[in-house]
RNA sequence: GCAUCGAAAAGGCAAACCCGUCGCGAGGCGGGGGCGCAAAGUCAUGGAUCUGUCAAUCUGAUGCGUACAGAUUGACAGACCGCCAGACCGCCGAA
Numbered sequence: 001g002c003a004u005c006g007a008a009a010a011g012g013c014a015a016a017c018c019c020g021u022c023g024c025g026a027g028g029c030g031g032g033g034g035c036g037c038a039a040a041g042u043c044a045u046g047g048a049u050c051u052g053u054c055a056a057u058c059u060g061a062u063g064c065g066u067a068c069a070g071a072u073u074g075a076c077a078g079a080c081c082g083c084c085a086g087a088c089c090g091c092c093g094a095a
Stems, first nucleotide, its partner, number of pairs: 005093002012037002017032006035082001041088003045085003049079012
């Protein structure tokens, strides 16, 4: 010095919740707050999850029809990287 790794110190980030604001929504942003974080830095590329619209099927539900609600699946459009991977970049230096 590099890789693995994560003791210390400095510095950093900021979950839930509350307030304001934007969005149909998932959520975003700002302030407070601090559960945690060595990539809790960046990127929605794959999967998971979540939201909206549409369609199909099933159920509520009963002979038929219409309308409604819920669930599942699919398509499309989104959200989320503090769910798991992947890509890029990076601070400190004990064992």

c-di-GMP-I riboswitch aptamer from Anaerolineales bacterium UBA5797, 95 nucleotides, folded computationally. Taxonomically the source falls in Anaerolineales (Bacteria, Bacillati, Chloroflexota, Anaerolineae). The sequence was found by an Rfam model in a public genome assembly.